[in-house]
RNA sequence: GAGAUAUUGGUGUAAUGGUAACACUAGAGCUUGUGGAGCUCUCGACAUGGGUUCGAUUCCCAUAUAUCUCC
Numbered sequence: 001g002a003g004a005u006a007u008u009g010g011u012g013u014a015a016u017g018g019u020a021a022c023a024c025u026a027g028a029g030c031u032u033g034u035g036g037a038g039c040u041c042u043c044g045a046c047a048u049g050g051g052u053u054c055g056a057u058u059c060c061c062a063u064a065u066a067u068c069u070c071c
Base pairs, nucleotide, nucleotide: 001070002069003068004067005066006065007064010024011023012022013021018054026042027041028040029039030038047063048062049061050060051059
C1' cells in the first nucleotide's frame, strides 16, 4: 500500500427494514437467627458522521478502533 471480518448495557451474546431480546453483574424488596441459595421488580446499550427509505442495529458510503490475509 491492497483486501476481508468485527464494533450492541459494566461483561458475554441475539436481531435479517417496523417500540432492541436474553443471561451474568448492579440496586430494591420477599424469604432467613445471620449469611448463602431461591423468588419478584427496577436501572443500564445499537463505535462516529453522512446517504437511501414513510420508517435503519439492519441497506449504501466515509472515518475510527481491533483482528487476520496479501504485498